RNA sequence: UCCGAAGUAGCUCAGCCGGUGGCAGCGCCUGACUGUUAAUCAGGAGGUCGUCAGUUCAAGUCUGACCUUCGGAG
Numbered sequence: 001u002c003c004g005a006a007g008u009a010g011c012u013c014a015g016c017c018g019g020u021g022g023c024a025g026c027g028c029c030u031g032a033c034u035g036u037u038a039a040u041c042a043g044g045a046g047g048u049c050g051u052c053a054g055u056u057c058a059a060g061u062c063u064g065a066c067c068u069u070c071g072g073a074g
C1' cells in the first nucleotide's frame, strides 16, 4: 500500500429483505422474602447504534470517505 471481517447499554451480544415503539443475559439501583448475606421473585434506570456526509417519506440496516481493532497478501 492492497483485500477481507468487526465496531449497537459498564461487559457479552440479537436486530432476518430499510418500516411505526432498539432484544436478551450479566452487572447496577429500588422493593419483597430473612436473624444477616447470598439465592430467588418483582420493578426501574442506562443507547447521539465508531465519526462525518449522502440516498429515501423513513436508515442500526443501503452508499461513500475517514477512525479503531483483528486477519490476510505484498
Base pairs, nucleotide, nucleotide: 001073002072003071004070005069006068007067010026011025012024019057028044029043030042031041032040050066051065052064053063054062